[in-house]
RNA sequence: AUGUUAUCAGGAAAGGCCGAGGGAAUAGACCCUAUGACGCCUUAGCAACCCUUCGCCAGCCGAAGAAGGUGCUACAUUCUACCGAUUUCGGGAAAGAUAACGU
Numbered sequence: 001a002u003g004u005u006a007u008c009a010g011g012a013a014a015g016g017c018c019g020a021g022g023g024a025a026u027a028g029a030c031c032c033u034a035u036g037a038c039g040c041c042u043u044a045g046c047a048a049c050c051c052u053u054c055g056c057c058a059g060c061c062g063a064a065g066a067a068g069g070u071g072c073u074a075c076a077u078u079c080u081a082c083c084g085a086u087u088u089c090g091g092g093a094a095a096g097a098u099a100a101c102g103u
Base pairs, nucleotide, nucleotide: 001103002102003101004100005099006098007097008096013043014042015041016040017039021032022031023030026081027080028079029078044073045072046071049069050068051065052064053063054062055061077095082092083091084089
């Protein structure tokens, strides 16, 4: 980089550095941002994909856990765009993100 599968209504922030854009990409809208965003680092935390322990004849099942590998910690995968429904939808698809496994 790419393929498959699963998940994406919830959860969890302080400090330091930096200095102008940022919220994935295109367009429009909306929002954050010099009262310092975004990003990086440290610490803390959240979650439970991998993982650990136990149960079950067993499992792709159930319960508990959090040492380790990831991930995440504004609204929020923000909305619209394509399809469906028809009065605005916790719809679907596509795209994206994360994890595990494979090439």